Model confidence (mean pLDDT): 82 of 100. This is a predicted structure of a 71-nucleotide RNA (transfer RNA) from a Verrucomicrobiota bacterium. The sequence was found in a public genome assembly. Taxonomically the source falls in Verrucomicrobiota (Bacteria, Pseudomonadati). Its Rfam family is "tRNA".
This record gives sequence, C1' cells and structure tokens, in this order.
RNA sequence: GCGGGCAUAGCUUAAUGGUAAAGUUCCAGCCUUCCAAGCUGGCCAUGCGGGUUCGAUUCCCGCUGCCCGCU
Repeated sequence: GCGGGCAUAGCUUAAUGGUAAAGUUCCAGCCUUCCAAGCUGGCCAUGCGGGUUCGAUUCCCGCUGCCCGCU
C1' cells in the first nucleotide's frame, strides 16, 4: 500500500427495516443469628459523521479504533 471482518449496558452476547432482549456486575429490598446461596425489583447501551426510507442496531458512503490475510 491492497483486501476482508468486527464495533450494542461496567463485562459477555442477542435483535427478518417496525416498542433494543438476556446473562453477569452494581444498587435496593426479602430471606438468614451473620455471610454465602436463593427470590423480587431497579440502574445502565446501538463508535463518530452523512445518505436512503414513513421508519435504520439492521441497507449505502466516509472517518476512527481493533483483528486477520496479501504485498
């Protein structure tokens, strides 16, 4: 330099263009003599900028970061 892939919650993953879902962490409560475990609830997210569309996590373009391959 060229090509390909990935980017969603603190972390790990889902999501045929139509209300963003779980697990875990954290917080509160219940339970317990206390802790752990268990139960209930809560908080927390689509990398950035454009385009297409009635509607974009999803499709298109660019940028950024990471990974893989070629030279």